[in-house]
Context: one part of a larger RNA
RNA sequence: UGACGGGGACCCGCACAAGCGGUGGAUUAUGUGGAUUAAUUCGAUGCAACGCGAAAAACCUUACCUACCCUUGACAUGUCCGAGAGGCUUAAGAGAUUAGGCUGUGCCCGAAAGGGAAUCGGAACACAGGUGCUGCAUGGCUGUCGUCAGCUCGUGUCGUGAGAUGUUGGGUUAAGUCCCGCAACGAGCGCAACCCUCAUCCCUAGUUGCCACCGGGUCAAGCCGAGCACUCUAGUGAAACCGCCCCGGAUAACGGGGAGGAAGGUGGGGAUGACGUCAAGUCCUCAUGGCCCUUAUAGGUGGGGCUACACACGUCAUACAAUGGCCGGUACAAAGGGCUGCCAACCCGCGAGGGGGAGCCAAUCCCAUAAAACCGGUCGUAGUCCGGAUCGCAGUCUGCAACUCGACUGCGUGAAGUCGGAAUCGCUAGUAAUCGUGGAUCAGAAUGUCACAGUGAAUACGUUCCCGGGUCUUGUACA
Numbered sequence: 001u002g003a004c005g006g007g008g009a010c011c012c013g014c015a016c017a018a019g020c021g022g023u024g025g026a027u028u029a030u031g032u033g034g035a036u037u038a039a040u041u042c043g044a045u046g047c048a049a050c051g052c053g054a055a056a057a058a059c060c061u062u063a064c065c066u067a068c069c070c071u072u073g074a075c076a077u078g079u080c081c082g083a084g085a086g087g088c089u090u091a092a093g094a095g096a097u098u099a100g101g102c103u104g105u106g107c108c109c110g111a112a113a114g115g116g117a118a119u120c121g122g123a124a125c126a127c128a129g130g131u132g133c134u135g136c137a138u139g140g141c142u143g144u145c146g147u148c149a150g151c152u153c154g155u156g157u158c159g160u161g162a163g164a165u166g167u168u169g170g171g172u173u174a175a176g177u178c179c180c181g182c183a184a185c186g187a188g189c190g191c192a193a194c195c196c197u198c199a200u201c202c203c204u205a206g207u208u209g210c211c212a213c214c215g216g217g218u219c220a221a222g223c224c225g226a227g228c229a230c231u232c233u234a235g236u237g238a239a240a241c242c243g244c245c246c247c248g249g250a251u252a253a254c255g256g257g258g259a260g261g262a263a264g265g266u267g268g269g270g271a272u273g274a275c276g277u278c279a280a281g282u283c284c285u286c287a288u289g290g291c292c293c294u295u296a297u298a299g300g301u302g303g304g305g306c307u308a309c310a311c312a313c314g315u316c317a318u319a320c321a322a323u324g325g326c327c328g329g330u331a332c333a334a335a336g337g338g339c340u341g342c343c344a345a346c347c348c349g350c351g352a353g354g355g356g357g358a359g360c361c362a363a364u365c366c367c368a369u370a371a372a373a374c375c376g377g378u379c380g381u382a383g384u385c386c387g388g389a390u391c392g393c394a395g396u397c398u399g400c401a402a403c404u405c406g407a408c409u410g411c412g413u414g415a416a417g418u419c420g421g422a423a424u425c426g427c428u429a430g431u432a433a434u435c436g437u438g439g440a441u442c443a444g445a446a447u448g449u450c451a452c453a454g455u456g457a458a459u460a461c462g463u464u465c466c467c468g469g470g471u472c473u474u475g476u477a478c479a
Base pairs, nucleotide, nucleotide: 001479002478003476004475005474007473008472009471010470011469012468013467015463016462019427020426021425022424023423026318027317029315030314031313032312033311034309042053043052064304065303066302067301068300069299073127077126078125079123080122081121082120083119086103087102088101089100090099091098092097107116108115109114129293130292132291133290134289138287139286140282141281142280143278145276150189151188152187153186154185155184156165157164158163169180170179171178195270196269197268198267200238201237203235204234205233206232209228210227214225215224216223241264244258245257246256247255248254320420324379325378326377327376328375329374330373336367337366338365341360342359346355347354348353386417391412392411393410394409395408396407397406433455434454436452437451438450439449
């Protein structure tokens, strides 16, 4: 100087407390451990691994296993020889592949001979290739403490020196934020602001959006003319600064209250992550040193596996019901996506879906009826008209192909479960809870994930305690 203390003082955080809803019990989904296996590819392992890499494992993916093949190789550059390239097709084979048949004479230079480019075949060798090892050799990227308020430097001064000072102190702040004081005076990286978005208004613009006034029109409808006022769209601006008033305070920084205002004291949300820590994670994104393989640890194909299952754990989904289930009727969104695409009307089917073909490269058309909600009816506390697992049969769709191993539909079947031990998690407002909707990936395949709007709470006395963190101080046999 740090680090540590079941030392002290002060302060903060859904850290506790006050509340609301969960997890832990059930079933299913998914990930992991284990055990199993020919293989169940590999990585991630307290917080900070475990719906994680994977924003899609039937084949492919795929790295694993097995069988069958190949050896200048699936891919790159170079040398030589030959041939247009290519298209169609037969046989064998699980296929990769192997053995043939038919067809085809292109492009550039050149009168021609010939040469060249690209492509294909063959030969030999340099080499290719490796998701093989080492993240404790590395770059890059990332997590974490933590969006915590810290981390440093120059000059000066003090100290023999390591170092100190500044950065400590009195106040204040979300903040090393600001004020005052002070052997310090300044500065940098962080904080804040500048950026995006939401909330108000002015102006500009008016189609694909809108419909107040006028005219037409309909069972109805901005449907048509007209219009751009309003909504909205998307661009430029304005607006919030403790600016104004009162009080407190050292007359300061600032704090409390009030007015006006769409918004009030950082207005809400996002992006933004200092010096560093964990030899944290990643050699399987990529790059890369070293080591290793080179008829194999490279490459191709068929099939299988990654989907197995006495069990254990994590994270979700659905429930156990009446604030509910079922039936009928009536409303109100936002944000997205669409040409190998979204697919209307209409017809068929109980339905998944099929037919059909209009429109739309989309403020125009489509996906697309939002659902909870509201109104009416029924059920009457029961393992039920709760719950839907499991299984049987019959189907639909995607796709060469749904056996291993897809999703969905109809009929039947109707398991556990009556609110969950010890323990433990999230959340402070348009939040929790609850309800639907869309996107990425994607042929098909979400209870995951990312986003969107609807309905919409309770509670916070407070900082004694638990956890994490910051500042000052103290002790130390630790570095």
This is a predicted structure of a 479-nucleotide part of an RNA (small-subunit ribosomal RNA, 3' major domain) from an uncultured bacterium.